A computed fold for an 82-nucleotide RNA from a Bacillota bacterium, annotated as transfer RNA.
Lineage of the source: Bacteria > Bacillati > Bacillota.
It matches the Rfam family "tRNA". It is annotated as a transfer RNA.
The sequence was found in a public genome assembly.
[in-house]
RNA sequence: GCGGGUGUGGCGGAAUCGGCAGACGCACUAGAUUCAGGUUCUAGCGCUUAACGGCGUGGGGGUUCAAAUCCCUUCACCCGCA
Numbered sequence: 001g002c003g004g005g006u007g008u009g010g011c012g013g014a015a016u017c018g019g020c021a022g023a024c025g026c027a028c029u030a031g032a033u034u035c036a037g038g039u040u041c042u043a044g045c046g047c048u049u050a051a052c053g054g055c056g057u058g059g060g061g062g063u064u065c066a067a068a069u070c071c072c073u074u075c076a077c078c079c080g081c082a
Base pairs, nucleotide, nucleotide: 001081002080003079004078005077006076007075010026011025012024019065028044029043030042031041032040046055047054048053058074059073060072061071062070
């Protein structure tokens, strides 16, 4: 240099052929239980907002009524070829 693959909350990891994004698990927070801790149970757990809402799939752009998914470009990492 060329070709291929991967990138999603704090972590792992789903999402059939484009149609509710964060399922499920772990971690964490609060409460219940306990003398205390653990276990178990309940609720919560990205950013923004007083709230209603809005935003959020590595970054940027495009197609579409609608994009994690399709297209272009770019970045990081991995594999192969030269």